[in-house]
RNA sequence: UUAGGUGGCUGGAUGGCCGCUCCCGGGUUUUGCCUGGGGGAGGAAAGUCCGGGCUCCAUGGAAACACGGUGCCGGGUAACGCCCGGCGGGGGUAACCCCAGGGAAAGUGCCACAGAAAGCAAUCCGCCCUCCUGAGCGCAAGCUUGAGGGUCAGGGUGAAAGGGUGCGGUAAGAGCGCACCGCGGGGUCGGUAACGCUCCCGGCAUGGCAAACCCCACCGGGAGCAAGACCAAGUAGGGACGAUGGCCCCUUAACUGGGGCAGGCCUGUUUCCGGGCCGGUCGUCCGGGUCGGUCGCGCGAGGCGUUCGGUAACGAGCGUCCCAGAGGAAUGGUCAUCCAACGGCCUGUUUUCCACAGGCUGUAGACAGAACCCGGCUUAUAGGCCACCUGAUCGC
RNA sequence: GGCCGGGUAGCAAAGUGGUAAUGCAGGGGACUGCAAAUCCUCGAUCGGCGGUUCGAUUCCGCCUCCGGCCUCCA
Repeated sequence: UUAGGUGGCUGGAUGGCCGCUCCCGGGUUUUGCCUGGGGGAGGAAAGUCCGGGCUCCAUGGAAACACGGUGCCGGGUAACGCCCGGCGGGGGUAACCCCAGGGAAAGUGCCACAGAAAGCAAUCCGCCCUCCUGAGCGCAAGCUUGAGGGUCAGGGUGAAAGGGUGCGGUAAGAGCGCACCGCGGGGUCGGUAACGCUCCCGGCAUGGCAAACCCCACCGGGAGCAAGACCAAGUAGGGACGAUGGCCCCUUAACUGGGGCAGGCCUGUUUCCGGGCCGGUCGUCCGGGUCGGUCGCGCGAGGCGUUCGGUAACGAGCGUCCCAGAGGAAUGGUCAUCCAACGGCCUGUUUUCCACAGGCUGUAGACAGAACCCGGCUUAUAGGCCACCUGAUCGC
Repeated sequence: GGCCGGGUAGCAAAGUGGUAAUGCAGGGGACUGCAAAUCCUCGAUCGGCGGUUCGAUUCCGCCUCCGGCCUCCA
């Protein structure tokens, strides 16, 4: 200089004018207005994917079953599926990155098509042996072909074909034998552990899928601030008390109770015949709910600084600060200057181009807006800045 | 604000690990003098992007779009 990797920060600034919302003080007046002061979006406020606080409901306690979730090991945390450190596997020259990473000899299931065979493996082609000439042809070398058997080294199919490479061995072959690698079992040593190193044994014996059922270990009661609590109009409806109450019958001290007629509503509409349900009016009082209002509602697993412990996540101590609380929903609009980026033009350096410096002008300044709160994850994000590390090239 | 459900051809709708059924509509052909009806035939990145698997519409994660529900008493 260039190409990358990791971690972190920022997310336009200042001022004028006009507004919005909340709190405090004063005035006026009455819950409004005026005036002074102060606070007023984010790193994701988002998606609502996890974990909690809080509230209500359920629940005598514990365990089990069912259902859902998590899944190498150790640590952090209020908790987590998050974070940190390590282990193993994979990628990259490297810095570094990625992994839902328990169990497939507990059981069940699936492995399409292709292929001879896909799960107590298997002979399609090929190779080899035997059939005292197997049969045919040929003088012969040899060629064609049948039956029985051996073989998985080679070909072919497939995502996957019962360890890999090499040497020996064999009729041809084969862990058949041997060496190395891989795999399984056991032991020593190191490590808290996952695991690693090494030695011995086994000739290799049971492929993949558990983000299929399942097994093992651990965790989980349900709903969500429109949770929930309080105050409380009008109308309608409920209850209590009192007064009054169409006709007939029975009953009673009594509209006290019952039945019928009449009445109202429903049976889609009108009439008739049925069926079902309801019991009038007035006055006073009571409690619940609705409209509306108040609380929940921001001092908190809080921010900043510093010291100590820890590799780190994080923890402990001390000091300091108070920092949005609206409710159809405020946090805005406009102007000026500056900032850095990009484009265009001009000037200078230069023969020209590139590049650099200066000036003028234009564009654009992203993603996005709190709604009970907090810890994470994920997703979106123009541009700018910082630190450390790696590779390549050049110079010393 | 909170909590649920869904997206398969133009429309409707099945399939839930192994070449994505079916009906209506549409294009082409056959039949007919011409049509209708009938018969044959054609058309799907299964909302998008990743992951698991030999293989994904299906299983898992993220994003996007659409739809539904919410107070009190009884």
This is a predicted complex of two RNAs, RNase P RNA and transfer RNA, with 470 nucleotides together. It holds a member of the Rfam family "Bacterial RNase P class A". Rfam links the family to the GO terms tRNA processing, dimeric ribonuclease P complex and ribonuclease P activity. By type it is a ribozyme. The coordinates come from a structure-prediction model, not an experiment, and the mean pLDDT is 76.